A computed fold for a 73-nucleotide RNA from Dactylosporangium vinaceum subsp. matsuzakiense, annotated as transfer RNA. Its Rfam family is "tRNA". Rfam classes the family as a transfer RNA. The sequence is in RNAcentral, with records from ENA.

């Protein structure tokens, strides 16, 4: 250099065109004498950037940047 893939809350991951969710964690708040531990709640992401195509895009399409893996010098 080419090829295939992976990129989404702090972490792990879902979501394959119609207004982004789960679980851990983080914060509250009830239960308890306290601590563990178990409910309920709430905050954090505009989807790696850029453009395009659409009535709409994390999703399709083009370039770019990173990791990953395979192939060539």
């Nucleotide at each position: 250099g080419g090829g295939c893939u992976u990129g989404u809350g702090g972490c792990g991951c879902a979501g394959u065109g119609g207004u982004a969710g789960c679980g851990c964690a983080u914060c509250g708040g009830u239960c308890u004498g306290g601590c563990a531990g178990a409910c309920c709640g709430a905050g954090g992401g505009u989807c790696a950037g850029c453009g395009g195509u659409u009535c709409g895009a994390a999703c399709c399409c083009g370039c770019u940047c990173a990791g990953g893996u395979c192939c060539a010098c």